[in-house]
Context: one part of a larger RNA
RNA sequence: CACCGCCCGUCACACCACGAAAGCCUGUUGUACCAGAAGUCGCUGGCCUAACCCGAUGAGGGAGGGAGGCGCCGAAGGUAUGACAGGUGAUUGGGGUGAAGUCGUAACAAGGUAGCCGUAGGGGAACCUGCGGCUGGAUCACCUCCU
Numbered sequence: 001c002a003c004c005g006c007c008c009g010u011c012a013c014a015c016c017a018c019g020a021a022a023g024c025c026u027g028u029u030g031u032a033c034c035a036g037a038a039g040u041c042g043c044u045g046g047c048c049u050a051a052c053c054c055g056a057u058g059a060g061g062g063a064g065g066g067a068g069g070c071g072c073c074g075a076a077g078g079u080a081u082g083a084c085a086g087g088u089g090a091u092u093g094g095g096g097u098g099a100a101g102u103c104g105u106a107a108c109a110a111g112g113u114a115g116c117c118g119u120a121g122g123g124g125a126a127c128c129u130g131c132g133g134c135u136g137g138a139u140c141a142c143c144u145c146c147u
Stems, first nucleotide, its partner, number of pairs: 003111001005108001008104002011101001013098004018093003023088012039073001041071004047066003052062003114135009
């Protein structure tokens, strides 16, 4: 750069982040059940047993101890079901940005139907129409007020 101005939305293209999404994967965790190592503890202990006791110093027996057995608790693990977090996901939804592109021209000067707000319906899109509201409307006239 001053109307040969400004500017709105759809559409097309490119990139970016985000939302939704059948699901899939991972982690953390709750509950119920299954199973149950090591080990402590309890019971048992027909097998084993130097010290103590009885016996005679022996044989043998007793006490105590041990192997073994059983039980309680019990980690990892398993099954089922739930919660939370993260990742991924065909497809899909709008958003942002972009030199420039397509369609129109909604808004800004009464922007060529004044605009805007709410609401309802309609429409490629900006939008259009109805109803109610506002002036943050131009113009003309009148009234009131101020300078």